[in-house]
Context: one part of a larger RNA
């Protein structure tokens, strides 16, 4: 020079597009961030509206039943999106391979099916216990909730077989004989349409295993005891000390084992002519973690951020018997720190979870607030105007100089202000904008509202003059400064960048 998520001083007019706790993985008050299906159930409650009774002729009772709510059982989703970077120096990431050792819900294709039964249980009812969370007997009932049974193979299992292939273990195909397993209705007048069950097969998604590369420190030289490997068995979607019993004594190290530090990793980024060095904020990929420690369950997928359970430390509510939490989700609070924003709007779009759709959710998103935090683009007037005015400064008192600058004269009108029209973003035949009466456009007004800010010895562009007297300062370096200081302070001039300067801080 150049850069940033910076911050501090002084100033500050406008837009556009980004960015904004880097510190305490520090505790949080409040609201909301996951729901959704009544076309899977049974049930409530509803009451348009029809009948019927009673009479007071417009009311009562009483039955029927549609939309229409929903506490509950039941699907499917809460394992996606969303945050964070503590931890990890690892197959964790990054790149190239392998899986003949493997799962995959929802989607696509194809081929086969669904026949006949059973027994429950929440709601609900009844009695009940507790301060509350929240329970307990008993009785009742329905499903696409459970649960035999039948049918079944290209599934799986066991027996032995042939053929091909290969990468050892073994894969394919192909015929045979034996066992083992399945299903659920539900909308419509109905066609039919969503569902169910078995299988193959893709398609996405995950596991696993292995080459290579991935910081410092030998002032850390040994390191290990399930440790290395073998039999066998359990386990798991799979391999495999993953696990256990029993044999063996191995296995890793100076090509750094092991121990300590320190650190998410990359696509990039920043800086440099390249090698290189530096960094990983935003965005995108992958990992890990959800108050700390441990653990399983559910499911196609979790060892599960707003699930469940045990410890623990905090913090609350309690009738002292016992409960409730877990913002590293979006605002917000405190604390910390040089330091970093609203307890907005909308689901209009895009995108996602249910639904058969209407549609519900959705702090993901879209947008709006606030910040000169940053990058970009525009303004703060254009042109004419010498008696070179007044005033400042300076003087050798002639004078210079600020200075074409005002002043004054023709003009414009970007931005601004005020007025009116008024969108694209919406995809459709219509409807449907949170952003917004925004943007842009028209007209109208008046030069009216919009400039600091550092520096002037040298390096480095830019000087004079009072004050000051090794004083009070300055200062990145040489250094200024003890009576004419271009280097303090202060005015004037000048010079740089200019909505910014400057200054600290970090990399190159």
């Nucleotide at each position: 020079g150049g850069a940033c998520g910076a911050a501090c001083g002084c100033u500050g007019g406008c837009g556009g597009c980004g960015u904004g706790c880097c510190u305490a993985a520090c505790a949080c008050a409040u609201g909301c961030a996951a729901g959704u299906c009544g076309a899977a159930c049974g049930a409530a409650c509803g009451g348009c509206g029809a009948g019927a009774a009673g009479c007071u002729u417009g009311c009562u009772u009483u039955u029927c039943a549609a939309a229409g709510u929903u506490a509950g059982u039941g699907g499917c989703g809460g394992a996606c999106g969303g945050g964070u970077g503590a931890g990890u120096a690892a197959c964790g990431c990054g790149u190239g391979a392998g899986u003949a050792a493997c799962c995959u819900g929802c989607c696509u294709a194809u081929c086969a099916g669904a026949g006949g039964g059973g027994g429950a249980u929440a709601a609900c009812g009844u009695u009940u216990g507790g301060a509350a969370a929240c329970g307990a007997a008993c009785g009742c009932u329905a499903a696409u909730a459970c649960c035999g049974c039948a049918u079944g193979a290209u599934a799986c299992c066991a027996c032995a077989g042939u053929a091909u292939c290969g990468c050892a273990u073994g894969a394919u195909a192909c015929a045979c004989u034996g066992g083992u397993c399945a299903a659920a209705g539900g909308a419509g007048c109905a066609a039919u349409c969503c569902g169910c069950u078995g299988a193959u097969a893709g398609a996405u998604g995950g596991a696993c295993u292995c080459g290579c590369g991935u910081c410092u420190g030998a002032u850390u030289a040994g390191a290990u005891a399930g440790u290395u490997g073998g039999u066998g068995a359990g386990g798991u979607a799979a391999c495999g000390g993953c696990u256990c019993a029993c044999c063996a004594a191995g296995u890793c190290g100076a090509u750094g084992a092991u121990c300590a530090g320190u650190a998410g990793c990359c696509g990039g980024a920043c800086u440099g002519a390249g090698a290189g060095g530096u960094u990983g904020a935003a965005c995108g990929g992958c990992c890990a973690c959800a108050u700390u420690g441990g653990g399983a369950c559910u499911g196609a997928g979790a060892c599960a951020c707003g699930g469940c359970c045990c410890a623990g430390a905090c913090u609350c509510c309690u009738a002292c018997g016992g409960g409730a939490g877990g913002c590293a989700g979006c605002a917000g609070u405190g604390a910390g720190g040089g330091a970093u924003a609203u307890u907005g709007c909308a689901c209009a779009a895009u995108g996602g979870g249910c639904g058969a759709a209407a549609g519900c959710c959705u702090g993901a998103u879209g947008c709006a607030g606030c910040a000169a935090c940053g990058c970009c683009g525009c303004g703060u007037g254009a042109g004419g105007g010498a008696u070179g005015a007044c005033g400042g400064u300076u003087u050798u008192c002639g004078g210079a100089u600020u200075g074409u600058a005002a002043a004054c004269c023709u003009c414009u009108g970007u931005c601004u202000u005020c007025a009116g029209u008024g969108a694209c973003g919406a995809a459709u035949c219509a409807a449907u904008g949170a952003c917004g009466g925004u943007a842009a456009c028209u007209g109208a007004g008046g030069a009216g509202g919009a400039a600091g800010c550092c520096a002037c010895g040298g390096c480095u562009a830019a000087c004079u003059a009072c004050g000051u007297g090794c004083c009070a300062g300055c200062a990145g370096c040489c250094g200024c400064g003890g009576u004419a200081a271009u280097a303090c302070g202060u005015a004037g001039g000048u010079g740089g960048c200019g909505a910014g300067c400057g200054u600290u801080g970090u990399c190159c």

This is a predicted structure of a 508-nucleotide part of an RNA (small-subunit ribosomal RNA, 5' domain) from an uncultured bacterium.
Its mean pLDDT, the model's own confidence on a scale to 100, is 86.